Transfer RNA from a Candidatus Babelota bacterium, 76 nucleotides, folded computationally. The sequence is in RNAcentral, with records from ENA. The prediction has a mean pLDDT of 82.

[in-house]
């Protein structure tokens, strides 16, 4: 330098054909317990890496940029 993959909640990750942003764990509250834990119910938590474009509508499609990983080439 070129190519590929990934970036979504605090963490690990889903998200189908473009149409309500989700699960598990964690946190908090309540119930349960003598208490803790377990279990149950509920709640809070999001710039979908960033910018722009296409579209009535973008996490999803397109372009550029950034970060991480892998591969190839070059130099040594």
């Nucleotide at each position: 330098a070129g190519g590929c993959g990934c970036g979504u909640a605090g963490c690990u990750c889903a998200g189908u054909u473009g149409g309500c942003a989700g699960a598990g764990c964690a946190u908090c509250a309540c119930u349960u317990u003598g208490a803790c834990g377990u279990a149950g119910u509920g709640a809070g938590g999001g710039u979908c890496a960033g910018c722009g474009g296409u579209u009535c509508g973008a996490a999803u499609c397109c372009g550029c940029u950034c970060g991480c990983g892998c591969c190839u080439a070059c130099c040594a």